[in-house]
RNA sequence: CGAGUCUCCCAGGUGAUCGCGGCCCGCGUGCCGACGUCCCCGCUCACGCGGGGGCCGAGGCCGUGGUUCGAGGAAAGUCCGGACUCCACAGGGCAAGGUGCUGGGUAACCCCCAGGGGGCGCGAGCCCACGGAAAGUGCAACAGAGAGCAGACCGCCAACGGGCGCGUCUUCGGACGCGCUGCGGGCAAGGGUGAAACGGUGCGGUAAGAGCGCACCAGCGGUUCCGGUGACGGGACCGGCUCGGCAAACCCCACCUGGAGCAAGACCGCAUAGAGGGGGAGAGGUGUGACCCGCCUCGCUCAUACCCCAGGGUCGGUCGCAUCGAGGUGUGCCGGAGACGGCCACCCCAGACGAAUGAUCACCACGGAGCUUCGCUCCGACAGAAUCCGGCUUACGGGAGACUCGGUUG
RNA sequence: GGGCGAAUAGCUCAGCGGUUCAGAGCACUUGCCUUACACGCAAGGGGUCACAGGUUCAAAUCCUGUUUCGCCCACCA
Numbered sequence: 001c002g003a004g005u006c007u008c009c010c011a012g013g014u015g016a017u018c019g020c021g022g023c024c025c026g027c028g029u030g031c032c033g034a035c036g037u038c039c040c041c042g043c044u045c046a047c048g049c050g051g052g053g054g055c056c057g058a059g060g061c062c063g064u065g066g067u068u069c070g071a072g073g074a075a076a077g078u079c080c081g082g083a084c085u086c087c088a089c090a091g092g093g094c095a096a097g098g099u100g101c102u103g104g105g106u107a108a109c110c111c112c113c114a115g116g117g118g119g120c121g122c123g124a125g126c127c128c129a130c131g132g133a134a135a136g137u138g139c140a141a142c143a144g145a146g147a148g149c150a151g152a153c154c155g156c157c158a159a160c161g162g163g164c165g166c167g168u169c170u171u172c173g174g175a176c177g178c179g180c181u182g183c184g185g186g187c188a189a190g191g192g193u194g195a196a197a198c199g200g201u202g203c204g205g206u207a208a209g210a211g212c213g214c215a216c217c218a219g220c221g222g223u224u225c226c227g228g229u230g231a232c233g234g235g236a237c238c239g240g241c242u243c244g245g246c247a248a249a250c251c252c253c254a255c256c257u258g259g260a261g262c263a264a265g266a267c268c269g270c271a272u273a274g275a276g277g278g279g280g281a282g283a284g285g286u287g288u289g290a291c292c293c294g295c296c297u298c299g300c301u302c303a304u305a306c307c308c309c310a311g312g313g314u315c316g317g318u319c320g321c322a323u324c325g326a327g328g329u330g331u332g333c334c335g336g337a338g339a340c341g342g343c344c345a346c347c348c349c350a351g352a353c354g355a356a357u358g359a360u361c362a363c364c365a366c367g368g369a370g371c372u373u374c375g376c377u378c379c380g381a382c383a384g385a386a387u388c389c390g391g392c393u394u395a396c397g398g399g400a401g402a403c404u405c406g407g408u409u410g
Numbered sequence: 411g412g413g414c415g416a417a418u419a420g421c422u423c424a425g426c427g428g429u430u431c432a433g434a435g436c437a438c439u440u441g442c443c444u445u446a447c448a449c450g451c452a453a454g455g456g457g458u459c460a461c462a463g464g465u466u467c468a469a470a471u472c473c474u475g476u477u478u479c480g481c482c483c484a485c486c487a
Stems, first nucleotide, its partner, number of pairs: 001406010012364007020070003024066005030061003036055008072382001076393002079391005084261004091293003094289001096257005101115005116130001117128004131252002136250002138246002153191002155187003160184002162181008199217006218242001220239008265319004276309004282298005312486003327347004332343004366380006411483007420436004428467001438454005460476005
């Protein structure tokens, strides 16, 4: 200098002038006005009730001034997990969905940390839906002889059975020997097909061969020893030679899971028509799960209750909701290898609903581009809260540190 | 704000692990028919199966992430 890897940080700053939203504090011959109190009138035997007017003025609205606060690392996708709220709920089984190496962390997790195993990379490092395929069922197109206890196309073989020829012997039936033949048959080493073809090398063996036998190696299974909490790792002996792939195919095993979502839900106010149609008796309920057991309800039929369709009205306000939390900050202390936990101190940190968080100017800083190169001009990434948190994923500008590989120079 | 679904030829759709796999109808092009047009008949062209990654021997199909489009959900009696 080039190419990379990992971790962390920032999200321009200061000032001025305007502007927007929230909390709080003032001010106003501004508007509304609870409670209390006084007066008058009417009714009543009385207590009291009703109406009208005055005073006080909590509080609210409006306007105005001040103070303080005011987007993010992803506020995004809505992919996971919770808090919160409503609905539902004796219980059991079966489904359905999810997770899936081990040990920890956490409120919880399809998250994080550490470790094991596997894969990729020269390396720093990175990636893995990583339980079970000798429980069962299923799939493997095309090619190929054969595709899951498979198979013989080319090829190899004259040991066996058969055929043919020759020779010898003969009790004339045949027997024996040699040669040829791939007809029956034997073989699976080599060729070839495929993503995948039932171990590899060597020696022996054989008619030819082959784990057929042996040695070594690889892999699998069983027993056992050692290390480790464990996943797993290392060793010894034995076995048969070898028993593959797919579970992001059904499935099996272990564990987890009610449903909906702040348009949840609670309260106040206004308005309208609970008009009309349909549904259900051996049925309904038993988690918005299509079932079963068991349990509960009802009793032959009415739909006033329930569900659905289709209409009507409103589309305003307050709370939830942003002062206390799985809260934030700290080169803090302690424990831990780490994720994280405990303690201490300080802080209160957006809260709208036709939805605030902005604009202009000046100076400075960083990066980039262009030019007439003391310098000047222009540009500045992704994107914006909406009940709130913890994660993941995706989009994206810049900086710092550590490390790896290669080149060049000393 | 929340909850669902879809994407295959110009349009509407089928196909849901395999080489019978990329297909049907309409549309388009060419030829025949007709004096000419339409209808009809015959032939043909046209696709990164939205995009990217993974699982598998093999992906339009299974899984994950993006992108685009569509649908539903207010309250009251």
Notes:
Predicted 3D model of RNase P RNA and transfer RNA as a complex of 487 nucleotides. Rfam match: Bacterial RNase P class A. The family's RNA type in Rfam is ribozyme. From the family's description: Ribonuclease P (RNase P) is a ubiquitous endoribonuclease, found in archaea, bacteria and eukarya as well as chloroplasts and mitochondria. Rfam links the family to the GO terms ribonuclease P activity, tRNA processing and dimeric ribonuclease P complex.